RNA sequence: UUAAAAUGCGGUGAUGGAGUUCACCGGAAACCCUGCUUGCGCAGUAAUGACUCCUACCAAUUU
Repeated sequence: UUAAAAUGCGGUGAUGGAGUUCACCGGAAACCCUGCUUGCGCAGUAAUGACUCCUACCAAUUU
């Protein structure tokens, strides 16, 4: 210096926070939604990868 393995740690999973869990990535990567359009651009769903809670937002009902 290079390669592999183990342990630990960190990061990521289309909009916030927390807990649990799963997957992926780790010195550059994992990751960066859907539909239409040649492109510019336009429209739409969703605060989760999954579950639960809080906050924000939307709809309905009651007081």

This is a predicted structure of a 63-nucleotide RNA (Fluoride riboswitch aptamer (crcB RNA motif)) from Pectinatus cerevisiiphilus. It was read from a public genome assembly, where an Rfam model found it. The prediction has a mean pLDDT of 76. The organism belongs to Pectinatus, within Bacteria.